The part of an RNA shown here (small-subunit ribosomal RNA, central domain) has 342 nucleotides and comes from an uncultured bacterium. RNAcentral holds the full RNA, with entries from ENA. Model confidence (mean pLDDT): 88 of 100.
Context: one part of a larger RNA
Order: sequence, then structure tokens, then C1' cells
RNA sequence: CUGGGCGUAAAGCGCGCGUAGGCCGCUUUGUAAGUCGGACGUGAAAGCCCUCAGCUCAACCGGGGAACUGCGUUCGAUACUGCGAGGCUUGAGUCCUGGAGAGGGUGGCGGAAUCCCGGGUGUAGGAGUGAAAUCCGUAGAUAUAUGGAGGAACACCAGUGGCGAAGGCGGUUGCCUGGCCUGUAACUGACGCUGAGGCACGAAAGCGUGGGGAGCAAAUAGGAUUAGAUACCCUAGUAGUCCACGCUGUAAACGAUGAUUACUAAGUGUUGGAGAAAUUCAGUGCUGCAGUUAACGCAAUAAGUAAUCCGCCUGGGGAGUAUGCACGCAAGUGUGAAACUC
Repeated sequence: CUGGGCGUAAAGCGCGCGUAGGCCGCUUUGUAAGUCGGACGUGAAAGCCCUCAGCUCAACCGGGGAACUGCGUUCGAUACUGCGAGGCUUGAGUCCUGGAGAGGGUGGCGGAAUCCCGGGUGUAGGAGUGAAAUCCGUAGAUAUAUGGAGGAACACCAGUGGCGAAGGCGGUUGCCUGGCCUGUAACUGACGCUGAGGCACGAAAGCGUGGGGAGCAAAUAGGAUUAGAUACCCUAGUAGUCCACGCUGUAAACGAUGAUUACUAAGUGUUGGAGAAAUUCAGUGCUGCAGUUAACGCAAUAAGUAAUCCGCCUGGGGAGUAUGCACGCAAGUGUGAAACUC
């Protein structure tokens, strides 16, 4: 150096875009750098290995050979890789044709419900629990009907349904806007894959400034429970939850399964297209063969068979700690040890 792995044992970056790099379809021709072959030169001696010989043997020493797997020069080979030139269409992309969708941003509108306010009816309770109490109510509550205010969320439809790279997205409508799929096969002609650094996005909570505040509700207070009860239950209730702008950058960010490509029995449901149909394309579920797996299971949406590229793992604890550096307003985040110990 090679050789092992990453669903659950340690191990797939939360997710994308993309730089360098690595890898890259079919074909013609040139070149001959890589690659392969021959020759020549060199590869000191000693040593190692083989062999012969000298000290009585051996160690030791002397002679010869082999080896030194390398490097250089030169002459060739041209399948593969590279490089130059040309062509191709199946990979990739474009035009056209239709199509589905909670994809994103922004503005308007709507009804149900909770809470609050006004006046009306009406009278003694209401609320709450396992049972209670704190609490609300004769200053008229609860209930009921009507008028008004305000904020947040959108019942049914709703579905192993849909869309999105992931986080995530659900009333309705206007505007702006991204991606995807089918069909036709007109155009470009390898324009591709992956991607260290880098850049962008990234739930909830949290932070800054300014708004907003109905319900809910960390903290907090009271009532219960209890041996105690800094809880579970109850009554209240502030940050927060909402909006705008900026920051944070983490999650069991999970399919605990990186991306791309090709191939490998069947059966069955569903979503969106094409087709008169048979059928076919794209997605999403279940069952299941071969194969695979330590087993569980996975099984064309692979954890099967192969290929390319990236990331990551190397006993448990110490520890995602210390330290340094970077980022951050802070909280903290990223990177990330060792002693010691079993």
C1' cells in the first nucleotide's frame, strides 16, 4: 500500500446548486503520452541466492554465475486509456401538444367557533373534579336571542391521495412565479454523472427592533393530592405562539437506508397522462420468487447483481467535554482531542 464496512450492532453530511478534481455513449481517422514487445547502455563493490575452491571442518575467505523486478536511449505494436480532427443519436437538453397538483410569493374576500363589549329576556346559581376547593355570580352571572369589536385557525371534502430537493405545504379568489408528467419525434449533437472547498435553503424553540394579542400557554400565583409534591389534576396567568424586517443553523432534520445509471419472476390496489382496445409511461402502497442478510427483514421505490463519484466508521466511558480557531447580539453552533479508567 492492498484487503472490511455504514436500515436496526460504530458509521449516509438536514437538503440542494455548483468550482476544482474523479469518472464518462456509438463510430472513422491521425498521433503514440500512458500501455505492450525487442535491442543497446546503465543498474559500483560488498551482502543475499546458486555453484566451485582454500584454511584438518565450520564460521571466515577467494573465483564464477544468477539477481539487482529500476532508469535512459532507440526501433517497433496500436486493442484499451489519453490527445487532435471528423461523423452519429440511443444519454442530456430544446421546440411543439395536452395534463394534474395543500409547490412558492403577495393582495383581497368568507363562514363556523372561542373570547370581549352594548342594550333585551330572565333568576340563583355557574364553573370545575376521582372527590373537592381556589375561581365567577344578586354591583344580576350561567342560559338565551340580537347588534358590534378583535385575533388566530381553516370542520366536512381528506384518501398507505397530491405537490416540493429537504425543512415543509390544506377555506376561497386575483396577480406574479418554480418544478413535474404524457404525447409527437421537429431541433442541438455527449452539451453527461458525481462533487473536496464554496454558496443558497433549512421544523420547533430562542434572540434583536417595531407592531399585534382572541384562544392556548413555559415561567409564576393560588387550590387540591401527598409523608413531602418545587409534579401529574383544577382556577388564573406572563413571555411565546401571529405579522414585518434581521439573526440563529440545530432535531428521532428518519425510509434511522447519499446521488446517478443499467440489469434481475410474478400478483394486486391507487394517483396523473397516452391509446378504440390490448397495452404503455411516470409516481405511490401492499404481497411475494430468485438473490441477499447475523437475524429481523429487504425484495424493480432493493438492503439483489454491477459501475462511477462523494460523505462517514474503527471497543465502552472520559466527551461531542477541554483547548485552539471560525461564526453568533446572546443562547450557543461548527471543527474536535488527551490523560485516566473498564